[in-house]
RNA sequence: GGAGUUGGCCAGACAGUCGCUGCAUCGCAAGAUGUGGAGGAAAGUCCGGGCUCCACAGGGCAUGGUGCCAGGUAACCCCUGGGCGGCGCGAGCCGACGGAAAGUGCAGCAGAGAGUAGACCGCCGAUGGCUGAUCUCGGUCAGUACAGGUAAGGGUGAAAGGGUGUGGUAAGAGCGCACCGCACGGGUGGCAACAUUCCGUGGCACGGUAAACCCCGCCAGGAGCAAGGCCAAAUAGGGAUACAUUAGUGUGGCCCACACUGUAUCCGGGUAGGCCGCAUGAGGUGUCUGGUGACAGAUAUCCCAGAUGAAUGACUGUCCAAGACAGAACCCGGCUUAUCGGCCGACUCCAAUU
Numbered sequence: 001g002g003a004g005u006u007g008g009c010c011a012g013a014c015a016g017u018c019g020c021u022g023c024a025u026c027g028c029a030a031g032a033u034g035u036g037g038a039g040g041a042a043a044g045u046c047c048g049g050g051c052u053c054c055a056c057a058g059g060g061c062a063u064g065g066u067g068c069c070a071g072g073u074a075a076c077c078c079c080u081g082g083g084c085g086g087c088g089c090g091a092g093c094c095g096a097c098g099g100a101a102a103g104u105g106c107a108g109c110a111g112a113g114a115g116u117a118g119a120c121c122g123c124c125g126a127u128g129g130c131u132g133a134u135c136u137c138g139g140u141c142a143g144u145a146c147a148g149g150u151a152a153g154g155g156u157g158a159a160a161g162g163g164u165g166u167g168g169u170a171a172g173a174g175c176g177c178a179c180c181g182c183a184c185g186g187g188u189g190g191c192a193a194c195a196u197u198c199c200g201u202g203g204c205a206c207g208g209u210a211a212a213c214c215c216c217g218c219c220a221g222g223a224g225c226a227a228g229g230c231c232a233a234a235u236a237g238g239g240a241u242a243c244a245u246u247a248g249u250g251u252g253g254c255c256c257a258c259a260c261u262g263u264a265u266c267c268g269g270g271u272a273g274g275c276c277g278c279a280u281g282a283g284g285u286g287u288c289u290g291g292u293g294a295c296a297g298a299u300a301u302c303c304c305a306g307a308u309g310a311a312u313g314a315c316u317g318u319c320c321a322a323g324a325c326a327g328a329a330c331c332c333g334g335c336u337u338a339u340c341g342g343c344c345g346a347c348u349c350c351a352a353u354u
Base pairs, nucleotide, nucleotide: 001350002349003348004347005346006345007344008343009342010341012319013318014317015316016315017314018313020037021036022035023034024033025032026031039325043336044335046334047333048332049331050330051224052223053222054221063220064219065218066217067216068082069081070080071079072078083097084095085094086093087092098215099214103213104212105209106208120154121153122150123149124148127147128146129144130143131142132141133140134139162180163179164178165177166176167175181204182202183201184200185199186198187196188195189194228276229275230274231273238267239266240265241264242263243262247261248260249259250258251257283302284301285300286299287298288297289296290295320323
């Protein structure tokens, strides 16, 4: 200098004018003054929790989720560190990564055969058959490829029951052997996942697939701020008490009686409406301590949007590197997705120079 990997940060700046809105102060009020006013994702609503109401003795089944190990956390399908596998020269990146020796199922096309394997081409002619030759008539030799043997080599496929060599054989084959690989047991290291260059045993099995059923371990009650709580008008209706039983209606032939209708006060439910929930919180920032780290602890300091037709905007000027994606609605922790341009830290590879 070039090419890359990874962690974090910023998200146009400044000034002026006019607005919108929460809070505080002043004011009878109108209003005035001061002060605060979107994000790294406020988004998708995909996980986890707080909070609220309902349900609930305990246990099991079902259903759903989850799945290497250890740690972090309020919790997690999150994060950190490690292991294993894959990719990359490397920094590093990616992985639903328990079980296929409990059972069941599945595998298109191709292929002989797709699982207690199989024989299309090929190889062989040991053994049996057939044919021929020969002979001392029992055999011997040659041919054939009908039965048969074989799994070296070829071919199919994503995948065909270890690899290389050597011996062996009719031809072959872990059939024997050497080395490599593999499996199992032990030892050793590690909290563990796991590793192993150590020791031994075994010719080598048990093919693949569990985001197929399933088995095993662990986790999970349901609904959500339109949750839920408080105050509470008019009108209608309900209950209680008191007054009037005067009047009307009904039952009855009539009186008495009973029922309904009245007025006043109070009570409770509940609608409109209002208030709370609602922003002091698993909070931010600085320093120190512990830890490889996620994170935790101590201490100092700060208060930092809170609406309910729902504010956070518009215009002008100057400058530059020319400004992306996008906007809260109960609150947090994550993940994922969108995003102009730029800054900082750590690291890798290549080339050159010293």